Notes:
Small-subunit ribosomal RNA from an uncultured prokaryote, 1430 nucleotides, folded computationally. It matches the Rfam family "Bacterial small subunit ribosomal RNA". Rfam links the family to the GO terms ribosome and structural constituent of ribosome.
[in-house]
RNA sequence: AAUGAACGUUGGCGGCAUGGAUAAUCCAUGCAAGUCGAGCGAGAAGGGUUUGGUGCUUGCAUUGAACCCGGAAAGCGGCGAAAGGGAGAGUAACGCGUAGAUAUCUGCCCCUAGGUCUGGCAUAGCGUCGGGAAACUGGCGGUAAUUUCGGAUAAUGUCUUCGGACCAAAGGUUUUUCGCCUCGGGAGCGGUCUGCGUCCUAUUAGCUUGUUGGUGGGGUAAUGGCCUACCAAGGCUAAAAUGGGUAGCGGGCGUGAGAGCGUGACCCGUCUCACUGGGACUGAGACACUGCCCAGACACCUACGGGUGGCUGCAGUCGAGAAUCUUCCGCAAUGGACGAAAGUCUGACGGAGCAAUGCCGCGUGCGGGAUGAAGGCCUUCGGGUUGUAAACCGCUGUCAGUGGGGAGGAAAUUUUGACCGAACCGCAGAGGAAGUCCGGGCUAAGUACGUGCCAGCAGCCGCGGUAACACGUACCGGACAAACGUUAUUCGGAAUCACUGGGCUUAAAGAGUGCGUAGGCGGCUUUGUAGGUGAGGUGUGAAAGCCCACGGCUCAACCGUGGAAUUGCGCUUCAAACCACAAGGCUUGAGGGAGACAGGGGUGAGCGGAACUGAUGGUGGAGCGGUGAAAUGCGUUGAUAUCAUCAGGAACACCAGUGGCGAAGGCGGCUCACUGGGUCUCUUCUGACGCUGAGGCACGAAAGCUAGGGUAGCGAACGGGAUUAGAUACCCCGGUAGUCCUAGCUGUAAACGAUGAGCACUAGUUCGAGGGGGCUCCCACAUCCUCUCGGUCGUAGCGAAAGUGUUAAGUGCUCCGCCUGGGGAGUAUGGUCGCAAGGCUGAAACUCAAAGGAAUUGACGGGGGCUCACACAAGCGGUGGAGGAUGUGGCUUAAUUCGAGGCUACGCGAAGAACCUUAUCCUGGUCUUGACAUGUUUAGGAAUCCCUGUGAGAGCAGAGAUUGCCUUCGGGAGCUUUUGCACAGGUGCUGCAUGGCUGUCGUCAGCUCGUGUCGUGAGAUGUCGGGUUAAGUCCCUUAACGAGCGAAACCCUUGUCCCUAGUUGCCAGCGAGUCAUGUCGGGGACUCUAGGGAGACUGCCGGUGUUAAACCGGAGGAAGGUGGGGAUGACGUCAAGUCCUCAUGGCCUUUAUGAUCAGGGCUGCACACGUCCUACAAUGCGGCGUACAAAGGGAAGCGAACUCGCGAGAGCAAGCAAAUCCCAAAAAGCGUCGCCCAGUUCGGAUUGCAGGCUGCAACUCGCCUGCAUGAAGCCGGAAUCGCUAGUAAUCGCGGGUCAGCAUACCGCGGUGAAUGUGUUCCUGAGCCUUGUACACACCGCCCGUCAAGCCACGAAAGUGGGGUGCGCCCGAAGUCGCUGAAGCAACCGCAAGGAGCAAAGCGCCGAAGGUGAACUCCGCGAUUGGGACU
Repeated sequence: AAUGAACGUUGGCGGCAUGGAUAAUCCAUGCAAGUCGAGCGAGAAGGGUUUGGUGCUUGCAUUGAACCCGGAAAGCGGCGAAAGGGAGAGUAACGCGUAGAUAUCUGCCCCUAGGUCUGGCAUAGCGUCGGGAAACUGGCGGUAAUUUCGGAUAAUGUCUUCGGACCAAAGGUUUUUCGCCUCGGGAGCGGUCUGCGUCCUAUUAGCUUGUUGGUGGGGUAAUGGCCUACCAAGGCUAAAAUGGGUAGCGGGCGUGAGAGCGUGACCCGUCUCACUGGGACUGAGACACUGCCCAGACACCUACGGGUGGCUGCAGUCGAGAAUCUUCCGCAAUGGACGAAAGUCUGACGGAGCAAUGCCGCGUGCGGGAUGAAGGCCUUCGGGUUGUAAACCGCUGUCAGUGGGGAGGAAAUUUUGACCGAACCGCAGAGGAAGUCCGGGCUAAGUACGUGCCAGCAGCCGCGGUAACACGUACCGGACAAACGUUAUUCGGAAUCACUGGGCUUAAAGAGUGCGUAGGCGGCUUUGUAGGUGAGGUGUGAAAGCCCACGGCUCAACCGUGGAAUUGCGCUUCAAACCACAAGGCUUGAGGGAGACAGGGGUGAGCGGAACUGAUGGUGGAGCGGUGAAAUGCGUUGAUAUCAUCAGGAACACCAGUGGCGAAGGCGGCUCACUGGGUCUCUUCUGACGCUGAGGCACGAAAGCUAGGGUAGCGAACGGGAUUAGAUACCCCGGUAGUCCUAGCUGUAAACGAUGAGCACUAGUUCGAGGGGGCUCCCACAUCCUCUCGGUCGUAGCGAAAGUGUUAAGUGCUCCGCCUGGGGAGUAUGGUCGCAAGGCUGAAACUCAAAGGAAUUGACGGGGGCUCACACAAGCGGUGGAGGAUGUGGCUUAAUUCGAGGCUACGCGAAGAACCUUAUCCUGGUCUUGACAUGUUUAGGAAUCCCUGUGAGAGCAGAGAUUGCCUUCGGGAGCUUUUGCACAGGUGCUGCAUGGCUGUCGUCAGCUCGUGUCGUGAGAUGUCGGGUUAAGUCCCUUAACGAGCGAAACCCUUGUCCCUAGUUGCCAGCGAGUCAUGUCGGGGACUCUAGGGAGACUGCCGGUGUUAAACCGGAGGAAGGUGGGGAUGACGUCAAGUCCUCAUGGCCUUUAUGAUCAGGGCUGCACACGUCCUACAAUGCGGCGUACAAAGGGAAGCGAACUCGCGAGAGCAAGCAAAUCCCAAAAAGCGUCGCCCAGUUCGGAUUGCAGGCUGCAACUCGCCUGCAUGAAGCCGGAAUCGCUAGUAAUCGCGGGUCAGCAUACCGCGGUGAAUGUGUUCCUGAGCCUUGUACACACCGCCCGUCAAGCCACGAAAGUGGGGUGCGCCCGAAGUCGCUGAAGCAACCGCAAGGAGCAAAGCGCCGAAGGUGAACUCCGCGAUUGGGACU
């Protein structure tokens, strides 16, 4: 785009079309083929005239007779019924289409010529008598014709032996004419034959006996095996016979740019069919839709004896189905039958009805109208949108309605309309007339709410798991519109079967290789022919349709007229380039010849040495062998080792090479024999002899099979030993088939260059192998040219890319093979081959939305290379064991609030839970505009303060005091109480809606950009490589050149020196004073303080390195290669953490999830884990004495001294907002004394008593002190952590939090090591490279069994049905043949009888039926097999 459509929703009008596609299923009822009286006999009803009778209302009714008209029903006869109408079952065929042919027929029609004379016999109807339920039928009698028969006539007819013989007719009307017979011709319709074309299937390869041909005969309108007898043995087939499946064919129709593909409704042509099968009759024509006979199935009637029927005609009915109409009107028109005609008949046809089934047309209003109304929807709450849309105002009258009107369809002057009715004239009134689908992308058109992987959507991709533009609804929008969607089907897009117009290295696809049949294709040249080819002419190519032009319906659809087209086929004329054919020639393709040459080419025979194993003998004496390590195994009966001899079988080291040969498989010691192919040179011969190759034939690794040999080594199966969770494996010890030979079979391989064969053309470089030649005077080498073979790199080109590239995957030609999404499956089935194993050929159901190729970036690897890190190693000290502290899990509980979860949660949020903190934690008591904010409203009151009752308190209830500031005297400001409204509030949910902040990889060295270049692209390059560095740090190279974020540097601190400045700091020198002290006067030297500066940069020297970057060593220096430490954290990753810091979308809550109070809980304890503290002791502990810090803090604070207390502490109280005073004692250390290796003078848990401090308050639940008590623990399993120097370890000090509470956290200094200078391994990280089937990226992906369900298929003892022919039996009707003694009107005959016809009978054939053996298809089938999905 389309449809004979159907379904869903909706539905105003008209025109023109179309309408049983399924059950060629069964059919009630009516109609669909009759007509002619001018062919014939007879003639009902009815009418008329005359006349008779009767009744009588004297002109009516009735009845009889005669005559005339009339013509029903039936019959004879003629013509028609073979047309028209329906359907598509069958048919793969001369059925159809197209172009031809002729051995043929032809009623009605037209033309020409001629004729139409004469006689006869019957028979329906009818009458009468019968049979039968009916259908129907019998006997007798008589009758007509355009029925029928004889005779005559007889050619232009037929036959012919060429003499001749034979053959017809019908009359009717009467004014005219219509008929009949014969011959010939025409027109039109048929019959038959032929060339070409006409679906799928080879899992159908052979078919055929009247078959193929001939002769004689028969038959037909006519040719012919059409039929028959005889003779011959043919005929068809790979260019697809035969068989199977499906199907009417064509004009056309749909689609498409076309070529094609699909289709065959309506209309036209043709074929076939008429309940199923068979058969003939009649006739011009039939083997006959509404005729006959027979058989069968079905249905109906019946008196059971017998009969009847055929809608695939028009309507209509049942049924099946998704589905297809009225039991209508009319012969008015067109056409047909009959008739002289009038006319009759006509479900052909013309019309109407039903159906949006299709195509076409029209309408559902037009103009104005902003307060942009109301309502709806959305909203950032401002508004936006629906939307000029509506309302409202004005107007119009198409369509529909209604009243008139009547052209036209009528041809034909008069007559004739079933049905339709145009124009035109009135009327009223916007009234009666809009939906469907869609809105994620493709694809035009989006918002809100609801829902929450539910409900649902979906053509493909895919949506939906709490913010859905995808579901449902609403609003809005888009498309089309009396329709719109959906489904089904066809074509297109699809170059996705490729003729036009595809491919085959890796995506599906080159047969394992050759030889060769048919076929296809084929070198140069001459002449001819004209099959192909080209050009012209001509016939045909029906009409309709398509296209064009014009015209008719108001337009269109529709219709008319004309033209074009119909790409085809036939006939004919011309041309001769090409193809073809015929004849001839040529040499370049191909082959032969001569002469050389290389070679693991093949077959057979013989020979050889090394090694191996075995045997015998000698030597020898304990192991050997094997492995990652072992064991099995062998060995004192002497192994292994070694020597000698012998035997056996198999394979041929080195040479050996991207070297050679062969068609491929493949071929390797040497020699001989036989033998195939190739190359080069000569250019001697033949003269296109060529290429490819469906079928076919041959060869064809390994394994395997059959028979017979052989068997050293190796070695499936098997045995044993190991390994392992297991180990039917990998490893080891043995070992049978086999491997080897001979003769056969098998016929497959990743049989690979994953690349068919042949020919030609298209840049080169370089290497190897085999020939020939040139150059050099010759030879050899070198070098050059040339032919052939084998490789490498590479240009153009090609290619999706990888790649390929004269050995093409380039450009062309020829031929063959093969492919058409993945799986199912190279399976099933059939066939065929094979001894078997199995090979070749080779599907479908079902299922998926992918499977696949090449390349890219990542990630990953029990891949590789380089490098780094307390990563390991080397060390030191710990954890894991004990007790305690603390956090977490778990358990418990009324509650034990919440969060954090590998590293990167767990002394974390929490820099400090007795109340408070503290939270939807629990129990209980209360408040409701609220504890807090803003605005507004009502009513008060200054604010405020004090008191009482009750109560656990909050709160509730009440009482009192004071009455301020401004003022225009009305009031106002602020504060407070109260009422109501807006709202507040939420540590409620979602960290997977978010911002911000943070952790981690990781202070790892990376992450990117611009321009350029390369690539179809993703991307690459830069950023790689060589060095170097802590570093993508720097240097060199370089299709890259630069740049940015990171690294580094800048910043802070510390280490040295200098300058400046000296108070609260310092005190060398001078002075004063004290028991003593920078205490005082002074001083700036020093320390120190805190400002500024200097200093370090690979700067210098040597070496190494590329003359580089840099590294190594050294000098100087306080410090040396980043001096030490800190702050500083790239692009990103983990949907990492946090809604309980804060902020915030959405949701939820609102007398509660908000607020408040008291008490309890967060501290709960069979247990498990993390992080710490203290220890287990003598490098220690305890006592006493004694020395040296840094950094901090201090006012609701630090608190000296003094007094008291054993002590915690208390009392009193100086000083200090601090370089001044205080905390403040530093501790380890040093000296000395004790302890003497023990559960201790170690260790301190636990518990008791007595105290202190803070605080409203230490019961749950704080800290400290004293006395007493004195637990576990004697260095810690598997495992695991930190640390590379002022570090680890160890020692104390301070601070924050804080009323009080630290073993935690954050800082400070004191003492102060050991080890390593490596990178194999573990962990993590960086760069390069490689593989990948991974990309939520190895915590990936993914395979198979088993269990269960389900689906389709195969096998299966069998079983049910359909189809196709075949053999045999039986054999209806019927034609034909024979017979014909029943019977018989016409002719002959006086008659008898004859001629002729013919019943019955017989025969051949023959449908249906029966039966048998097959073939084929479909179904069912216990059980079973594999496959798909979950």